[in-house]
Context: one part of a larger RNA
RNA sequence: CGUUCGAUACUUGAAAGAAGCUGUCCAUAGUACGAAAGGACCUGGAUGGACGCACCUCUGGUGUACUGGCUUUCCUGCUAAGGGAAUCGUCAGGUAGCUAUGUGCGGUUUGGAUAAGAGCUGAAAGCAUCUAAGCACGAAGCCAUUCUUAAGAUAAGGUAUCGUUAAGAGCGCUAGUAGACUACUAGCUUGAUAGGCGUUAGGUGUAAGAACAGUAAUGUUUUUAGCCAAGACGUACUAAAGCUCGAAAUUGCGAACACCUG
Numbered sequence: 001c002g003u004u005c006g007a008u009a010c011u012u013g014a015a016a017g018a019a020g021c022u023g024u025c026c027a028u029a030g031u032a033c034g035a036a037a038g039g040a041c042c043u044g045g046a047u048g049g050a051c052g053c054a055c056c057u058c059u060g061g062u063g064u065a066c067u068g069g070c071u072u073u074c075c076u077g078c079u080a081a082g083g084g085a086a087u088c089g090u091c092a093g094g095u096a097g098c099u100a101u102g103u104g105c106g107g108u109u110u111g112g113a114u115a116a117g118a119g120c121u122g123a124a125a126g127c128a129u130c131u132a133a134g135c136a137c138g139a140a141g142c143c144a145u146u147c148u149u150a151a152g153a154u155a156a157g158g159u160a161u162c163g164u165u166a167a168g169a170g171c172g173c174u175a176g177u178a179g180a181c182u183a184c185u186a187g188c189u190u191g192a193u194a195g196g197c198g199u200u201a202g203g204u205g206u207a208a209g210a211a212c213a214g215u216a217a218u219g220u221u222u223u224u225a226g227c228c229a230a231g232a233c234g235u236a237c238u239a240a241a242g243c244u245c246g247a248a249a250u251u252g253c254g255a256a257c258a259c260c261u262g
Base pairs, nucleotide, nucleotide: 001152005163006162007161008160009159010158011157015149016148017147018146021049022048023047024046025045026044027043033038051106052105053104054103055102059100060099061098062097066093067092068091069090070089071086072085073084074083075082076081110144111143112142117137119135120134168245169244170243171242172188173187174186175185176184193239194238195237196235197234198233199232200231202228203227204226209222210221211220212219213218
């Protein structure tokens, strides 16, 4: 820009793509078969491998914004307590998120038309013949069935609702389940969108100060403390309160002629 008024939401599916794998064991059954050795078809069940999709409850990893231990040095006048630097100084753990080696799920099934093949009836050709007419089977393959995209499918589809200066959209702002930018999504006071604050999950592991015991190192009590990131719930305290666009309706489309502009 188009889709023949403008929009919002939900859809149909022409077409395209994805998937399609397979082992072992058990029962049937030591049965059929076979002199024996050996050893099934069919059918049912269980459990794996590789691959794929999703997820983070569990098991782990990471987690330079969390907690604690330890060392050297500088600083806060000193003790104590802390701060900076040393690969995040190093070591032990670890929330959210991300993640696999972790967890869940998938290939199924069913139908149709067939291939090789195997049939029924049956002439040409008194017989025979699956084929010539006719009928009915048959594969991990083909077409559907499953999943995804999908009306620029220009044959531009459908349904519902809204709208006449609105419906609606954009800019702006608060953000993240989104993200290179854009886009997308949640919100903008008729508000829990982010921050703060409160409670809490969870992490670390019992702070400082004081008292007591000990010559002291240190220990005990106060104290399962103190501190805490991205999690959950709550709460307007702070920041989102603004602006703009938005068709015709004396119409639309097309043709000829005239005029204007290029």
Source information
The part of an RNA shown here (large-subunit ribosomal RNA, domain VI) has 262 nucleotides and comes from Parcubacteria group bacterium ADurb.Bin305. It was read from a public genome assembly. Rfam family: Bacterial large subunit ribosomal RNA. Its family is annotated with ribosome and structural constituent of ribosome in the Gene Ontology.